Predicted 3D model of a 174-nucleotide RNA (c-di-AMP riboswitch aptamer (ydaO/yuaA leader)) from a bacterium. Its mean pLDDT, the model's own confidence on a scale to 100, is 75. It matches the Rfam family "c-di-AMP riboswitch aptamer (ydaO/yuaA leader)". Gene Ontology terms of the family: cyclic-di-AMP binding and regulation of gene expression.
């Protein structure tokens, strides 16, 4: 000079997770550390009426009924009782779903996708480029949903900083 890595600050990201404030205590006050509460602001959840659902597949013999054909017997059809089989539901969340491999299951692994995020004033739209596409929770039960009721306010990362259009703000000159 360069490239690795570790750590702090600063700006910034994912997300509802930001902001004010009151108290015990460690230590005599302060900082500064540990608990306990409260208000705003953001977020989810239950919970009338009126609406809305009333599992999901197969089977169709007889009898009414419904449809289509026949001049007419009649035949097709579709359907309900019945008759077999299978079997929970629900929340947070962008995080669904197919298809394939591998496995006795559970599950794991690949390609893809609903969907979501970021590429730095803020928003809208197009191009591009680069991630995500996880987890967790309730416990037999929840649709909508005023009124009422209850719950959270966490964790995580980070050098990546591309273009055009239209709006809108904020800063410097003059």
């Nucleotide at each position: 000079c360069g490239c690795c890595u570790u750590u702090c600050a600063c700006c910034g990201c994912c997300g509802a997770a930001u902001c004010c404030u009151u108290u015990g205590g460690g230590c005599c006050c302060a900082u500064c550390c540990c608990g306990a509460g409260g208000g705003a602001g953001c977020g989810g959840g239950g919970g009338a009426a009126c609406c809305g659902c009333u599992g999901g597949g197969g089977c169709c013999a007889g009898g009414c009924a419904c449809c289509g054909c026949u001049g007419a017997c009649g035949c097709g059809g579709a359907g309900a009782u019945g008759c077999c089989c299978c079997g929970g539901g629900g929340g947070c969340g962008a995080a669904u779903c197919g298809c394939g491999g591998c496995c006795a299951c559970c599950g794991c692994c690949g390609c893809g996708u609903a969907g979501c995020g970021c590429c730095a004033g803020u928003c809208c739209u197009u191009c591009g480029g680069c991630g995500c596409g996880a987890g967790c929770c309730c416990g037999a039960c929840a649709g909508c949903u005023a009124a009422c009721c209850c719950c959270g306010u966490a964790g995580g990362c980070a050098u990546a900083c591309g273009a055009a259009g239209g709006a809108u703000g904020g800063a410097g000159u003059c």